About this RNA:
A computed fold for a 90-nucleotide RNA from a Bacillota bacterium, annotated as c-di-GMP-I riboswitch aptamer. The sequence was found by an Rfam model in a public genome assembly.
RNA sequence: UCCGUAUAAGGGCAAACCCAUCGCAAGGUGGGGACGCAAAGCCUACGGGUCGGUGCGGUGAAGUCCGCCGCCGACGGCCGGGUUGCCGGA
Numbered sequence: 001u002c003c004g005u006a007u008a009a010g011g012g013c014a015a016a017c018c019c020a021u022c023g024c025a026a027g028g029u030g031g032g033g034a035c036g037c038a039a040a041g042c043c044u045a046c047g048g049g050u051c052g053g054u055g056c057g058g059u060g061a062a063g064u065c066c067g068c069c070g071c072c073g074a075c076g077g078c079c080g081g082g083u084u085g086c087c088g089g090a
């Protein structure tokens, strides 16, 4: 540096859902809980993406759908990026 051969060993994290709490919401945090994860450790919203709120325009029976993806936010367990690292193999 590359690989994960595998239910090797010792460990780690924790999706959905439930409870509490914060938030208009997306969602955050704590507890329970395990679907998964070899970086699901840490940093980053810079690029792409998704989602919420809101504004304008169009559309419509209807915040009904679409656009700008404008403005303000959310997600790092969607991908890219930065950085460090356990075990085993080459």
Base pairs, nucleotide, nucleotide: 001090002089003088004087012037013036017032018031019030020029021028022027035077041083042082043081046080047079048078049075050074051073052072053071054070055068056067057066058065
About this RNA: The source organism's lineage runs through Bacteria, Bacillati and Bacillota. Model confidence (mean pLDDT): 82 of 100.